[in-house]
RNA sequence: GCCGUCGUAGCUCAGUUGGUAGAGCAACGCAUUCGUAAUGCGUGGGUCACCAGUUCAAGUCUGGUCGACGGCU
Numbered sequence: 001g002c003c004g005u006c007g008u009a010g011c012u013c014a015g016u017u018g019g020u021a022g023a024g025c026a027a028c029g030c031a032u033u034c035g036u037a038a039u040g041c042g043u044g045g046g047u048c049a050c051c052a053g054u055u056c057a058a059g060u061c062u063g064g065u066c067g068a069c070g071g072c073u
Stems, first nucleotide, its partner, number of pairs: 001072007010025004019056001027043005049065005
C1' cells in the first nucleotide's frame, strides 16, 4: 500500500426484512434475614465511533474519515 470483518448501556452481545433501541451481568432502591450472601420485584443508564447523502422515516442502505482485529504484498 491492497483486501476482509468489526465499532450499539459500565462489561459481553442481540437487533438478519428501514418503522418508538433491547437482553444478560454489573450499579442503585425495595422486599426477605438478627445480619450478610443468595433469591424475588423494581429503577436509572445510549450523540447506535465520527461526518455527509438517500428516504416520510436510518443502528440498519450509500460515500468518506477514524479506530480495533485478521490476511496479502
This is a predicted structure of a 73-nucleotide RNA (transfer RNA) from a bacterium. It was read from a public genome assembly. Rfam family: tRNA. From the family's description: Transfer RNA (tRNA) molecules are approximately 80 nucleotides in length. The family's RNA type in Rfam is transfer RNA. The coordinates come from a structure-prediction model, not an experiment, and the mean pLDDT is 81.